Molecule: transfer RNA
Organism: archaeon
RNA sequence: GGGCUUGUAGCUCACUCGGUUAGAGCGGCACACUCAUAAUGUGAAGGUAGUAGGUUCGAUUCCUACCAGGCCCA
Numbered sequence: 001g002g003g004c005u006u007g008u009a010g011c012u013c014a015c016u017c018g019g020u021u022a023g024a025g026c027g028g029c030a031c032a033c034u035c036a037u038a039a040u041g042u043g044a045a046g047g048u049a050g051u052a053g054g055u056u057c058g059a060u061u062c063c064u065a066c067c068a069g070g071c072c073c074a
Stems, first nucleotide, its partner, number of pairs: 001073007010026004019057001029043004050066005
């Protein structure tokens, strides 16, 4: 220098072709239970989907550039 790939909640990951509200597990918080803690149960919260543009009536999903991680080639 060239190619491929990943980036979604604090962490690990879903979301098959673009369509009304982006979810799960773990974690954290509150409550119940307990003398207390843990375990268990219940509940609520937590996201501009890496960044910036483009296409479209509509984008996490398609296109472009850039940023970061990984792999391959030279």